This is a predicted structure of a 349-nucleotide part of an RNA (small-subunit ribosomal RNA, central domain) from an uncultured bacterium.
The RNAcentral record of the full RNA draws on ENA and SILVA.
The coordinates come from a structure-prediction model, not an experiment, and the mean pLDDT is 87.
[in-house]
Context: one part of a larger RNA
RNA sequence: CUGGGUGUAAAGGGUGCGCAGGCGGGACUGCAAGAUGGAUGUGAAAUACCGGAGCUUAACUCCGGAGCUGCAUCCAAAACUGUGGUUCUUGAGUGGAGUAGAGGUAAGCGGAAUUCCGAGUGUAGCGGUGAAAUGCGUAGAUAUUCGGAGGAACACCAGUGGCGAAGGCGGCUUACUGGGCUCUAACUGACGCUGAGGCACGAAAGCAUGGGUAGCAAACAGGAUUAGAUACCCUGGUAGUCCAUGCUGUAAACGAUGAAUGCUAGGUGUGGGAGGACUGACCCCUUCCGUGCCGGAGUAAACACAAUAAGCAUUCCACCUGGGGAGUACGACCGCAAGGUUGAAACUC
Numbered sequence: 001c002u003g004g005g006u007g008u009a010a011a012g013g014g015u016g017c018g019c020a021g022g023c024g025g026g027a028c029u030g031c032a033a034g035a036u037g038g039a040u041g042u043g044a045a046a047u048a049c050c051g052g053a054g055c056u057u058a059a060c061u062c063c064g065g066a067g068c069u070g071c072a073u074c075c076a077a078a079a080c081u082g083u084g085g086u087u088c089u090u091g092a093g094u095g096g097a098g099u100a101g102a103g104g105u106a107a108g109c110g111g112a113a114u115u116c117c118g119a120g121u122g123u124a125g126c127g128g129u130g131a132a133a134u135g136c137g138u139a140g141a142u143a144u145u146c147g148g149a150g151g152a153a154c155a156c157c158a159g160u161g162g163c164g165a166a167g168g169c170g171g172c173u174u175a176c177u178g179g180g181c182u183c184u185a186a187c188u189g190a191c192g193c194u195g196a197g198g199c200a201c202g203a204a205a206g207c208a209u210g211g212g213u214a215g216c217a218a219a220c221a222g223g224a225u226u227a228g229a230u231a232c233c234c235u236g237g238u239a240g241u242c243c244a245u246g247c248u249g250u251a252a253a254c255g256a257u258g259a260a261u262g263c264u265a266g267g268u269g270u271g272g273g274a275g276g277a278c279u280g281a282c283c284c285c286u287u288c289c290g291u292g293c294c295g296g297a298g299u300a301a302a303c304a305c306a307a308u309a310a311g312c313a314u315u316c317c318a319c320c321u322g323g324g325g326a327g328u329a330c331g332a333c334c335g336c337a338a339g340g341u342u343g344a345a346a347c348u349c
Base pairs, nucleotide, nucleotide: 004320005319006318007303008302012317014201015200016199017198021194022193023192025088026087027086028085029084030083031082033081034080036076037075038074039073040072041071042070049065050064051063052062053061054060091191092188093187094186095184096183097182098181099180103177104176105175106174107173108172109171110154115149116148117147118146119145120144121143125136126135162169163168206247207246208245209244210243211242215241216240220236221235222234223233258316259315260314261313262312263311266294267293268292269291270290271289272288273287274286275285276284298305299304322349323348324347331342332341333340334339
């Protein structure tokens, strides 16, 4: 390379947008680049293959044949691919009418709770644990009532419910704003799919500068436990957690399942629409989109998957090729750093 694979055995990029490239709907028509058929030329000889002959045989040598799957030129045909033109509407998009939503950004507001501060009542304990102790408290704590401050998070509603490309998103209101779904069928007329590089987004932790700091809490200190206890438990507690701006670019970034399209039994929940029937917002029937469970064929090593496929097919991208060494070394690129991306070999089993 061919071939085989990627839910769990090695293997789907964290996610999107998208240049190049690859692939691409129906009808008619022209051309003839690819592909097809035919003809001509060439494809040296020797070797190799097939049939025969000569040295006593063989090796060896000689004769004949087929072939040399290639290249070039010309002719033909036009189904397929390509290319030019015309056209169509089902793919895609636009318009119109509706509609659900923690989608995003910014500003403002609200109540509960913790903590702290002030004041009142009140007195000896509180707290904590398996049991304790450290700790707090007669300088009046804990408890309780009123007032105030400040930060962070939003109970119930809440739902294998919703939205988002993923990360993720949950009090209320307002402003700005992205996307989806349904119905319609007015418009465009293949405008599509995928996407190496590239660009953008990307939890937590971490970094830089400036703010903020109620609670929680790495590090750290003390008390316990223990043979020890650099832990688990307890009392404290700083970074951090929060905000703004910038960086980092990684996760079991998981559905461990790339994206798109079509096809292939059913049953039953649930969220959002539309239509029918009906006295009726209900129930019922039909249908589209999402989200779950069960299950047949089929698939699978099994587990299981099963119209949200891991089934049957097509297109494009990414990735795998025994374990360890190793996601290491070296180099390169990126980063303030931490480190990230790319990514071996010797050796060994």